The RNA shown here (small-subunit ribosomal RNA) has 1390 nucleotides and comes from a metagenome. RNAcentral holds the sequence, with entries from SILVA.
[in-house]
RNA sequence: GGGUUAUAAUUCCUAGUGGCGGACGGGUGCGUAACACGUAAGCAAUCUACCCUCGAGUGGGGGACAACUUCGAGAAAUCGUAGCUAAUACCGCAUAAUGUAUUGGGGUAAGGCCCAAAUACCAAAGCCUUUGGGCGCUUGAGGAGGAGCUUGCGGCUUAUCAGGCAGUUGGUGAGGUAACGGCUCACCAAACCUAUGACGGGUGGCUGGUCUGAGAGGAUGAUCAGCCACAUUGGGACUGAGACACGGCCCAGACUCCUAUGGGAGGCAGCAGCAGGGAAUUUUGCGCAAUGGGCGAAAGCCUGACGCAGCAACACCGCGUGGAUGAUGAAGGCCUUAGGGUCGUAAAAUCCUUUUCUUGGGGAAGAAGUUUUGAUGGUACCCAAGGAAUAAGCCUCGGCUAAUCACGUGUUAGUAGUUGUGGUGAUACGUGAGAGGCAAGCGUUAUCCGGAUUUAUUGGGCGUAAAGGGCGUGUAGGUGGUUUGGCAAGUCCUUUGUGAAAGCUCCCGGUUUAACCGGGAGAGGUCAAAGGAAACUACCAGACUUGAGGAUAGCAGAGGAAGAUGGAAUUCCCGGUGGAGUGGUGAAAUGUGUAGAUAUCGGGAGGAAUAUUAGUGGCGAAAGCGAUCUUCUGGGCUAUUCCUGACGCUGAGGCGCAAAAGCGUGGGGAGUAAACAGGAUUAGAUAUCCUGGUAGUCCACGCCGUAACCGAUGGACACUAGGUAUGGGGAGUAUUGAUUCUCUCUGUGCCGUAGCUAACGCGUUAAGUGUCCCGCCUGGGGAUUACGGCCGUAAGGCUAAAAUUCAAAGGAAUUGACGGGGGCCCGCAUAAGCAGCGGAGCGUGUGGUUUAAUUUGAUGAUAUGUGAAGAAUUUUACCUGGGCUUGAUAUGUUUGGGAAUUUCCUUGAAAGGGGGGAGUGUUUUUGGGAGUUUUUAUAUAGGUGUUGUAUGGUUGUUGUUAGUCUGUGUUGUGAGAUGUUGGGUCAAGUCUUGUAAUGAGUGUAAUCCUCGUCCUGUGUUAUAUUUUUACAGGAGACUGCCUCGUAAAAUGAGGAGGAAGGUGGGGAUGAUGUUAAAUUAGUAUGGCCUUUAUGCCCAGGGUUAUACACACGCUAUAAUGGGUGGUAUAGAGGGAAGCUAAGGAGUAAUCCGGAGCUGAUCCCAAAAAAACCAUUCUUAGUUCGGAUUGGAGGCUGAAAUUUGCCUCCAUGAAGUUGGAGUUGUUAGUAACCGCAGGUUAGUAUAUUGCGGUGAAUAUGUUUUCGGGCUUUGUAUAUAUUGCCCGUCACGCCAUGGAAGCUGGCAAAACCUGACGUCGAUGUGUUAAUUUUUUGGAGAGGCAGUCGCCUAAGGUUGGGCUAGUGACUGGGGCGAAGUUGAAAUAAGGUA
Repeated sequence: GGGUUAUAAUUCCUAGUGGCGGACGGGUGCGUAACACGUAAGCAAUCUACCCUCGAGUGGGGGACAACUUCGAGAAAUCGUAGCUAAUACCGCAUAAUGUAUUGGGGUAAGGCCCAAAUACCAAAGCCUUUGGGCGCUUGAGGAGGAGCUUGCGGCUUAUCAGGCAGUUGGUGAGGUAACGGCUCACCAAACCUAUGACGGGUGGCUGGUCUGAGAGGAUGAUCAGCCACAUUGGGACUGAGACACGGCCCAGACUCCUAUGGGAGGCAGCAGCAGGGAAUUUUGCGCAAUGGGCGAAAGCCUGACGCAGCAACACCGCGUGGAUGAUGAAGGCCUUAGGGUCGUAAAAUCCUUUUCUUGGGGAAGAAGUUUUGAUGGUACCCAAGGAAUAAGCCUCGGCUAAUCACGUGUUAGUAGUUGUGGUGAUACGUGAGAGGCAAGCGUUAUCCGGAUUUAUUGGGCGUAAAGGGCGUGUAGGUGGUUUGGCAAGUCCUUUGUGAAAGCUCCCGGUUUAACCGGGAGAGGUCAAAGGAAACUACCAGACUUGAGGAUAGCAGAGGAAGAUGGAAUUCCCGGUGGAGUGGUGAAAUGUGUAGAUAUCGGGAGGAAUAUUAGUGGCGAAAGCGAUCUUCUGGGCUAUUCCUGACGCUGAGGCGCAAAAGCGUGGGGAGUAAACAGGAUUAGAUAUCCUGGUAGUCCACGCCGUAACCGAUGGACACUAGGUAUGGGGAGUAUUGAUUCUCUCUGUGCCGUAGCUAACGCGUUAAGUGUCCCGCCUGGGGAUUACGGCCGUAAGGCUAAAAUUCAAAGGAAUUGACGGGGGCCCGCAUAAGCAGCGGAGCGUGUGGUUUAAUUUGAUGAUAUGUGAAGAAUUUUACCUGGGCUUGAUAUGUUUGGGAAUUUCCUUGAAAGGGGGGAGUGUUUUUGGGAGUUUUUAUAUAGGUGUUGUAUGGUUGUUGUUAGUCUGUGUUGUGAGAUGUUGGGUCAAGUCUUGUAAUGAGUGUAAUCCUCGUCCUGUGUUAUAUUUUUACAGGAGACUGCCUCGUAAAAUGAGGAGGAAGGUGGGGAUGAUGUUAAAUUAGUAUGGCCUUUAUGCCCAGGGUUAUACACACGCUAUAAUGGGUGGUAUAGAGGGAAGCUAAGGAGUAAUCCGGAGCUGAUCCCAAAAAAACCAUUCUUAGUUCGGAUUGGAGGCUGAAAUUUGCCUCCAUGAAGUUGGAGUUGUUAGUAACCGCAGGUUAGUAUAUUGCGGUGAAUAUGUUUUCGGGCUUUGUAUAUAUUGCCCGUCACGCCAUGGAAGCUGGCAAAACCUGACGUCGAUGUGUUAAUUUUUUGGAGAGGCAGUCGCCUAAGGUUGGGCUAGUGACUGGGGCGAAGUUGAAAUAAGGUA
């Protein structure tokens, strides 16, 4: 001023002027490695609105501008023109000091402090009133609180960031600021920071605190509190006491929105909320009632600060989901040894309670301040009623780690923190039952600390596990002998200040308890200040001699450098002699040689290396150094104890030296020798071996800078038993002396005590005990690598990661096993013999193949004439076909019938099916019962189906090898060792001796059987004279005796006697263990599978097939023989569904016959065969050989075709002694010869036994095989059929390089340059004030213009960094790929 209220008073709303506040409160953590923060100080270098205290003042004037009115521009935002007006708005004048400025004096480390005087300059605003006063304003001093500045100390990472810096460091002067200051400018000087980490990069708000830890520490910085920084990105100032200002202004950029395209608007890291992103994080709530803030005189207004409520088990705390009784231990589930057990007093049932819940009634405190004022909230709380009512889940159950069974699954599905689990009995997967743990939660995941002494200050290490620098010299640094005095930095004591509050600890109190909250105390620092002590360290001053160094006199030495000289040997050249090879190897060849080698003699050339001495001897810092002499030169040791007086020790960086190989330049080049060539070896042989041979090796100069540069042991000092050897010195005793002994200093070795060590080992030369200093380590690989940097001519060196991958890698020692390691020993293991096998034919078995089936087991030794001591049917398990289903067989229950039993017919291949007849038992209480048979049903039977890798039992092999184990003791940290090893000996771990072992068990031996000699007894059927034989019992043989030998013993060699002599021959007897050896098909047996079939019955077939391969045998290949004839001699067995005699028939197999025999009686059975005698054959595919085939017979049996055996006649194959290789065997044995038994109805070249004839050889243990003991090496433990390396190929993964391509960051140079401050100018413009007063002029201001600075932008070349990239490099990983065989044993070439 406008509007409003009924009007007056007045109330209310609102625009504008003016004042104060919007610099607080609230949010966030981008930036920041900094005086940002923390802590302790300082400002004599400062400011401070509002508030408090004290003093002084508040007089008198002036001109405007909003609002409003008028006109106008614009889409809008907004703006312009003209006019009016008020103030605590604005401007002069007056007054003024303990104010400000200049000058003087005092004081101070220093201008500002104090004193005195003079000059100049600087203020103000009123309003209300009850007239008492109140609220203001101006100026000065002080206070409080706040702010600014400065400084000491403290707290991240990176050196693969080592040099940085020009306003940079300081000065003088000026400007600027509230204030100091290069804060800014001009000039001058050239400084300043840095290995105690500058500069750069990365990361990051800091703190009180929080989590963890015994602590020291480590990690962290949510909530609450203090400080800082920021407010869309960057810059800037204005206003103000305070800002360079979250919800103010200007500019630039990006983005969003409006637009009339001209131009405008915006900033949730305020509270809610939305979108997006994400594994994930809440309501667009109520209230200013309380606390606090701003304004105001006050009422009051504002306040998403704050107080409350809502959502989320996100966290902490408290409470409940019921309590008591209840056995038939219910039902049901699960398990089961089938009895029971368990869920389980659990449930049901009975009695009780009501926290919680529901309903009803009452109802706060928080309010100060007499009244009024409660969002929370009808909430907390109280009372009553009701009814066990509304309320339990999650994880785990192999070990670590509390808690287990069943079923399902079958290396599948899955599990898993670690070890791992799952392949048919899964306490590990899934489910069920049960159990354990925690509980409104539980489990997983992620992260931090702990355990982790696994970064070690407390509190570790470096010989071999990761780790001592290759060696020295020396800088910084660290550290340092004895003593005196001083000082007080470190150190110690006392006091003061501070270390905000909260938090933490203790005590007390308030919420029913607790969480939570309140009060009090304590604690917390590498802090600051003051006072004191003086032992130790440091510092200052002085002294000492023992550390260190020097002097004098000696000593040893492959110490170093240069020069000179020598002899032996190799090679080459020349000459002589000589005449065929030489050389080389495992064996050879290449090579060399008749153009004269090798060999030998003489002469010469040249290079390199220096035999013997020579030695766990010497010297040197290490690398290293070896003929002799000369020169120069370094170090060490001993003695004397003369001098200096701590001068010492160590040593990051630095500097120097440093084997071999390699590089450069120039020489030299005998031998040797990478590369290369040839010859061998070999599957190959780019190797090992051989013949050659270039660089190199040698010299001079210059590089390189590495080695298992090792004692795998850094340097220095001190201390801690000894013994022994040796190098270099010294002293002493004895001695005439040589010499020996003792002591001592200094080197080099060995053994060893204490101690140390994981052990091995070290042990005065420490790896012991201590001090000081340096270097280095922190699981294996990736990686002695990449990138970057430095060095180098190069080769390459030094420094040195990550991604990724594994659960180990490694050390020392132990027990085994193994070795193309060693030692000892044994065995028909080799050797020495004999006979074979492997070649032929046949037999048998196996594999393979075939088949409807060819049933099956056994498969190196340790399967293959094996189960099988005997497949035509049966056996038989297989195949084809026909049948049965409680079954061929067992037991129980159940239904019906019938005694039992026996016989006949029919169909069929049979099994089986169908039907008929005979026959009526025993007992009885007359109902029936017992037993038996058949039928029906049900439990179940059955299975040669599967698993021998679920098992028992049995067996093979190691192996009839000599081993294996334990008590007690001892020893070692332990695994373990000892005993059990050593010296002898044995067939033997047999015996003996020694011995930290002493005993014992099992194996060995013996006991048992048999053979050989003798004796006794008994007996028949032998024999009839002695006897023989069978059975039973005994004797005998033990190294007992003698000799030799051994230290002794055990024992060995020889001998006597004896039937037998050194376990007399043979057998039985098989330790602990190994081989997941064999067997589920002998039997037994768990699990699984099958149940009108994988069971059972029957017929036929098959197991007997047949290109082939292998194993074991038989018969042969002939004259040591075949044929024929004659003649002699065994043993051991078997016999009743049996052996079968005499006699007879037949060529024979065999048949007829039927005496005798239950066996010393009879029979098989006699002729035993080989042997011997006689004869023939005469070396031939035969008078060898007998396969094969044809014919004719015999026997068994139901049956002989598939598929038996035998006989006769005929036929007459291969085969002439067997490749590589391989088997058996040591004495009555091998070899040869026959006989018998078992199995069978029949079938034997197999097998088990028996006797007859009857040899050869063994020097021995080098070698092959197997084994035992011991020692050694080992990267092996599934144990050498072990382990294990590299390339290549394939797949996956991460990573390096790379022409380039694309981003980011921070700087630099130049260009352009907004806003704005400052400066200059200001001819344009201007109310207050001054002067003229008529215009006007001055002072001052403003617009404008210019300049410096400057954000953003642009251009340019660099830096750092990230992503990507054809191609390319290596790396890692991957159940069964290729190639070789590098390592481990002497790893086959250490």

Background
The coordinates come from a structure-prediction model, not an experiment, and the mean pLDDT is 84.